The prediction has a mean pLDDT of 85. This is a predicted structure of a 107-nucleotide RNA (SAM riboswitch aptamer (S box leader)) from Pontibacillus halophilus JSM 076056 = DSM 19796. Taxonomically the source falls in Pontibacillus halophilus (Bacteria, Bacillota, Caryophanales, Pontibacillus). The sequence is in RNAcentral, with records from Rfam and Ribocentre.

RNA sequence: UUCUUAUCCAGAGAGGUGGAGGGACUGGCCCUUUGAAACCUCGGCAACGGAUCCGUUUAAUCGGACACCGUGCCAAUUCCUUCAAGCUACGGCUUGAAAGAUGAGAA
Numbered sequence: 001u002u003c004u005u006a007u008c009c010a011g012a013g014a015g016g017u018g019g020a021g022g023g024a025c026u027g028g029c030c031c032u033u034u035g036a037a038a039c040c041u042c043g044g045c046a047a048c049g050g051a052u053c054c055g056u057u058u059a060a061u062c063g064g065a066c067a068c069c070g071u072g073c074c075a076a077u078u079c080c081u082u083c084a085a086g087c088u089a090c091g092g093c094u095u096g097a098a099a100g101a102u103g104a105g106a107a
Base pairs, nucleotide, nucleotide: 001107002106003105004104005103006102007101008100013042014041015040016039017038021031022030023029027080028079043074044073045072048070049069050068052065053064054063055062078099082097083096084095085094086093087092
C1' cells in the first nucleotide's frame, strides 16, 4: 500500500516548547494570537486484539468483569456533505451504499 472483516448519535484535558494554521478531500459551517499544527510531560476515556478472572456450552462459541500488555482516542454524530430507494407537513426523515477513521486478520 491493497484485500477481508467488525465498529463509528456514548466517553475523556491540563502544563511546557512552538508561533499560524486546523477540522481527510469538495462546498458549507466552525475552532484558533484569550495561541493553530507538530513535539514533549503528566492526566484521562474506551473492552478492538492479547493476558487474567467469572458465568454459559460436550466443544467451538457466547455473555460479563478487569486499563496489566499492544493499539486507538480525548470541540462539534465520522461537525454537516455524495449516490440510490422509500416516505414527506417539501423543511427534511428512514434505510442501504460510497468515502473516511480505528482494530483484527491476510497478501